This is a predicted structure of a 159-nucleotide RNA (glmS glucosamine-6-phosphate activated ribozyme aptamer).
The model forms 88% of the base pairs in the Rfam consensus.
Rfam family: glmS glucosamine-6-phosphate activated ribozyme aptamer. Rfam classes the family as a riboswitch.
The coordinates come from a structure-prediction model, not an experiment, and the mean pLDDT is 75.
[in-house]
RNA sequence: UUUUAUUUUUAAGCGCCUGGACAAUAUAGUCUAUUAUUGUUGACGAGGAUAGAACUUAUCGAAAGAUUCGGCGGAUGGUUCUAUGGCACAGGUUACUGCCAUGAAAUACUAGACAAAAAAUAGCUGUAAAGUUAUAACAAAUCUAGUAGGGUACCUUUU
Numbered sequence: 001u002u003u004u005a006u007u008u009u010u011a012a013g014c015g016c017c018u019g020g021a022c023a024a025u026a027u028a029g030u031c032u033a034u035u036a037u038u039g040u041u042g043a044c045g046a047g048g049a050u051a052g053a054a055c056u057u058a059u060c061g062a063a064a065g066a067u068u069c070g071g072c073g074g075a076u077g078g079u080u081c082u083a084u085g086g087c088a089c090a091g092g093u094u095a096c097u098g099c100c101a102u103g104a105a106a107u108a109c110u111a112g113a114c115a116a117a118a119a120a121u122a123g124c125u126g127u128a129a130a131g132u133u134a135u136a137a138c139a140a141a142u143c144u145a146g147u148a149g150g151g152u153a154c155c156u157u158u159u
Stems, first nucleotide, its partner, number of pairs: 014073004019069001020041007044061003050083007084101005090156003094153003107148007120135006
């Protein structure tokens, strides 16, 4: 270094790399170009699961806005249907209807939690492209609590 077997660990801006970009070396030439080889890069975190099926370009913001381009695969997203469950203002979900998903009405307002990482700076490694460690500033959605905010029919007249 290769092969086989076993065990353990590891994920959703997650994994991979043949296009592209970048670096080095060689070649020819004279500071540029061609070709080849080897390497580097190829999404910054937050957030997210009732079950099944199908479809689909899967939420939120950050950036010296730069390849975070492009390709392949995957994913807790979204829509529709079915099933189950929750809620609908005196009580009963019995039926229908509507909205939701286990903290289980849409929606609006207020408050709180969260409030990040990359970038930047410094150290270390490498000829370099770059990688890694440390310090530290700045988000939005989401979530939680409160206020407002909702049926028809039938039965019951309790507390």